[in-house]
């Protein structure tokens, strides 16, 4: 210098004018002053909690979901940190990673055989019939032995060697490899070129049923709560017996209707929930971190037809994804351009 990796930042400046949302002062209520106004993802709504409002003695089934080990958090299916596994020359990345001796289920081709498996070729051995030769033999058939060797597969009962043996084989024995115990170190998963004991594991698949251990009520700001024009009340009090209509010749009378308040309702509109919170910036501190305590400081959108715009002037490298709707930790996805740091390979030069 190339070519990589993991970390974080940053997302057009600036200046005028006119406008939109809401806060605070003043006010002659007309209005004026003065500060604030989208992001890293506001997204998707995939998880978790906080708020609400129903339901709910305790236990169990059943559904869901988590799924190496230990820490962080309110919580998490998320963070760190470790551990096994796989990729990579490397720095590093990626990983649902518990159970297949509880039980069912599943699987193309090839191939003799795919499960306490399997003699097609080949190798030995017997034994014969035939063929060939001068004979040892070879070639051929039939019995049986054998997992070394070839051959098929993604996968055939551990691999090298030495002994054995008709040929062979953990038959037997060295070393390597596997399993189990004990030791050691680790908080644990889990390691060990420590010990010993077995001739030695006998497919794969649980993001197939299943089984094991832990979680684990249900809807969601249109949640819910206030305030009230209207409208339904066989709700209370008082009036009023001058009215209406029913019994009636008429009066009394007896039902029913009626006015006024006032309770009760909640429509239409209003308010509140709403932004001061597991907040945020700085320093100290404990800790490998994720995070956590102490300390000062600061307030930073809050709409309900819903506001953050628009023109102009100037620079430059001509500017990406995208827009709050109740709130907050995470996941994911989208994102021109740019900038810093740590790390790693490979050339080249001092």
């Nucleotide at each position: 210098a190339g070519a990589g990796u993991c970390a974080g930042c940053u997302g057009g400046g600036c200046a005028a004018u006119c406008g939109c949302c809401g806060g605070u002062c003043g006010u002659u209520c007309g209005c004026g002053g003065c500060g604030g106004g989208a992001g890293g993802a506001a997204a998707g709504u995939c998880c978790g909690g906080g708020c609400u409002c129903c339901a709910c003695a305790g236990g169990g089934c059943a559904g869901g979901g988590u799924g190496c080990c230990a820490g962080g958090u309110a919580a998490c299916g998320c963070c760190u940190g470790g551990g096994g596994g796989g990729c990579g020359a490397g720095a590093g990345c990626c990983u649902a990673c518990g159970g297949a001796c509880a039980g069912u289920g599943c699987a193309g081709c090839a191939g003799a055989g795919a499960g306490u498996a399997g003699a097609c070729c080949g190798c030995c051995g017997a034994u014969g019939u035939g063929g060939u030769g001068a004979a040892c033999g070879c070639c051929u058939a039939u019995c049986g032995g054998u997992a070394a060797g070839g051959g098929u597969g993604a996968a055939a009962c551990g691999g090298u060697g030495c002994g054995g043996u008709a040929a062979g084989a953990g038959c037997g024995c060295a070393c390597c490899g596997c399993a189990c115990a004990c030791g050691u170190g680790g908080u644990a998963a889990c390691a060990c070129g420590g010990u010993g004991u077995g001739g030695c594991a006998a497919g794969g698949u649980a993001a197939a049923c299943c089984c094991c251990a832990c979680c684990u009520g249900g809807a969601g700001c249109a949640a819910g709560g206030c305030c009230a024009a209207a409208u339904a009340g066989a709700g209370a009090u008082c009036c009023g017996u001058u009215g209406a209509u029913a019994c009636g010749g008429c009066c009394c009378g007896u039902a029913u209707u009626g006015g006024a308040u006032c309770c009760g309702g909640g429509u239409a509109g209003g308010c509140c929930g709403c932004u001061u919170g597991a907040g945020g910036c700085u320093g100290u501190u404990g800790g490998u971190g994720a995070c956590g305590a102490c300390a000062g400081c600061c307030c930073u959108a809050g709409a309900u037809g819903a506001a953050u715009g628009a023109u102009u002037g100037u620079c430059c490298a001509c500017g990406a994804c995208a827009g709050a709707a109740c709130c907050c930790g995470g996941c994911u996805u989208a994102u021109a351009g740019g900038c810093u740091g740590a790390c790693a390979c490979u050339c080249a030069c001092u």

A computed fold for a 350-nucleotide RNA from Gammaproteobacteria bacterium TMED92, annotated as Bacterial RNase P class A. Lineage of the source: Bacteria > Pseudomonadati > Pseudomonadota > Gammaproteobacteria. Its Rfam family is "Bacterial RNase P class A". By type it is a ribozyme. Rfam links the family to the GO terms tRNA processing, dimeric ribonuclease P complex and ribonuclease P activity. Of the family's consensus pairs, 93% are formed in the model. Its mean pLDDT, the model's own confidence on a scale to 100, is 76. The sequence was found by an Rfam model in a public genome assembly.